[in-house]
Molecule: Glycine riboswitch aptamer
Organism: Burkholderiales bacterium
RNA sequence: CUGGAGAGAGGCGACGCCGCGCGCGUUGCCCACCGAAGGGGCAACACGGCGCCGCGAGAGCGGCUCCGUGCAAACUCUCAGGUACAAGGGACAG
Numbered sequence: 001c002u003g004g005a006g007a008g009a010g011g012c013g014a015c016g017c018c019g020c021g022c023g024c025g026u027u028g029c030c031c032a033c034c035g036a037a038g039g040g041g042c043a044a045c046a047c048g049g050c051g052c053c054g055c056g057a058g059a060g061c062g063g064c065u066c067c068g069u070g071c072a073a074a075c076u077c078u079c080a081g082g083u084a085c086a087a088g089g090g091a092c093a094g
Stems, first nucleotide, its partner, number of pairs: 001094003008031001010030008018021001032083003038079001039077003045070005051064005
């Protein structure tokens, strides 16, 4: 630089703008949704701890339950963000 999905043009109100409309923007509340900014959670495995069992002369080694720590994602949560076109954002890919 290029591509880039999903989900209500939702309801009620306030403010601002204007070309005064089924308009645009911001915002409060409510309901319904999305997952691909960001963020949270979990596995195997590794390590540690108490206990038990087996082997060993011994130092130790191996196994099992439980607890704890570390620990991935496009999985999951939906906090944040997002949900007509356009714009913007956008993990990821080139």